The prediction has a mean pLDDT of 84. This is a predicted structure of a 258-nucleotide part of an RNA (large-subunit ribosomal RNA, domain VI) from Pteridomonas danica.
Context: one part of a larger RNA
RNA sequence: CGUUAGAGAAUUGAAAAUUUUUAUUUUUAGUACGAGAGGACCAAAAUAAACAAAUCGCUGGUGUAUCAGUUAUUAUACCAAUAGUAAAUGCUGAGUAGCUAAGUUUGAAAAGAUAAUUACUGAAAGCAUAUAAGUAAGAAGCUUAAUUUAAGAUAAAUUCUCUUGUUUUAGAGGUUCUGAAUAGAUUAUUCAGUGGUUAGCUAUAUUGUAUACAUUUUUUAAUAAAUUUAGCAUAUAUAGACUAAAAAACCAAUCAUU
Numbered sequence: 001c002g003u004u005a006g007a008g009a010a011u012u013g014a015a016a017a018u019u020u021u022u023a024u025u026u027u028u029a030g031u032a033c034g035a036g037a038g039g040a041c042c043a044a045a046a047u048a049a050a051c052a053a054a055u056c057g058c059u060g061g062u063g064u065a066u067c068a069g070u071u072a073u074u075a076u077a078c079c080a081a082u083a084g085u086a087a088a089u090g091c092u093g094a095g096u097a098g099c100u101a102a103g104u105u106u107g108a109a110a111a112g113a114u115a116a117u118u119a120c121u122g123a124a125a126g127c128a129u130a131u132a133a134g135u136a137a138g139a140a141g142c143u144u145a146a147u148u149u150a151a152g153a154u155a156a157a158u159u160c161u162c163u164u165g166u167u168u169u170a171g172a173g174g175u176u177c178u179g180a181a182u183a184g185a186u187u188a189u190u191c192a193g194u195g196g197u198u199a200g201c202u203a204u205a206u207u208g209u210a211u212a213c214a215u216u217u218u219u220u221a222a223u224a225a226a227u228u229u230a231g232c233a234u235a236u237a238u239a240g241a242c243u244a245a246a247a248a249a250c251c252a253a254u255c256a257u258u
Stems, first nucleotide, its partner, number of pairs: 001152001005163007015149004020050008033038001051107005059101004066094005071086006110144003117137004173251004177193005198244003201240005207233003214227004
């Protein structure tokens, strides 16, 4: 821009993309076969590997949010307590969310038409012949099926709802704007905007770390013990409008042809 007035929702599905292979074991069966040695087809089931997609409840990794321990040094006058620096986290021990694999789940079952190939009945051609009429079987492939995209499918689909002022005020809806995330370089997308839990904050819980400072007791001292499942932190949950989503501006169909 079109889809022939403009919007907001919900659908259909032409078409497209994707969807897996292999091995081993068990049963059938030590059966058929074979002098023996050996040793099946067919059929049924189980397991594993690689690959692909999704996912984080579990097992782990990471986790420069966080908590603790610790060495050297500098600073806050000193003690104590803290903070800074040490290859961008000084080192070390843990670790929530998120991300992630080595974790988990799925890759099921089936139908149709066929290829090579294999048949039945059967004439032309008294025979024969799977073919001429007629009737069948048959593949990891094809079509369907499953998942996803999907009406620019220009043959531009379908359903519902809303609005269409006209002198002016208006106008369904949308954009800017503001707070954000299931999104993200920017844009876009998605959600919310006081008739509100959108983010922060506060409270409680959850979760992480591991028992804070200070005081008291203990010891010659380092230390140890009590107050103390403490203190600190929390990307999660619930609740609460306390703070900020203010104020405001703009666009927008009503046309054309008959």

The gene name in the source record is rnl. Its Rfam family is "Bacterial large subunit ribosomal RNA". Gene Ontology terms of the family: structural constituent of ribosome and ribosome.